[in-house]
Formats: sequence, structure tokens, C1' cells
RNA sequence: UUCCGAUAAUGGCAAACCUGUCGAAAGGCAGGGACGCAAAGCUAUGGGUCUAAAGCCGCAUUCACGCGGCCAUGACUGCCAGGUCACCGAA
Repeated sequence: UUCCGAUAAUGGCAAACCUGUCGAAAGGCAGGGACGCAAAGCUAUGGGUCUAAAGCCGCAUUCACGCGGCCAUGACUGCCAGGUCACCGAA
């Protein structure tokens, strides 16, 4: 230095849920809160998953409203993988 990850040490992050807020929603942000995490740091690059506003199609319909289907340009990195930066040092 690389790999690796301990009943080591210093610490770090923060699930569900609640409150507020943004958003059509998925979900994000802030506060509280801890299920857990050796990358549960960053990155939407590949796969996968979620949502469907707008758009298109159909039904209904005087019109609007409504219902259903398709569809990311939206979202998820705590779904998996890749890339990238990094604390400590037992076996």
C1' cells in the first nucleotide's frame, strides 16, 4: 500500500413512526426518533422497483367533471451491481 473486518478504539449515519413543508404521486427536505449499517459517504452509470402529472387510446358524457389502460422526461443509492473518496488496524 492492497485485500480483509475484531466482543478493539475514536466516532459517524439513521429504518419504521410522528410533526411541519414541497410535490399530481412516487418521494424529497427539516425536527423528533432508532430498525439497523464497515461505506446505510458521494454518484442515477447498468439492471431492477415505484409513481403517472402532462400526453395518447378507450368508455361515459351536451360541455366540463369522472373511470380504465399505455407511458418517464419523475423517484428510489437503506434493492443489486459498477465508478469514486475515506476513519481504525486485531486475525
Model confidence (mean pLDDT): 87 of 100.
Predicted 3D model of a 91-nucleotide RNA (c-di-GMP-I riboswitch aptamer) from a Chloroflexota bacterium.
Rfam family: c-di-GMP-I riboswitch aptamer. Rfam links the family to the GO term cyclic-di-GMP binding.
It was read from a public genome assembly, where an Rfam model found it.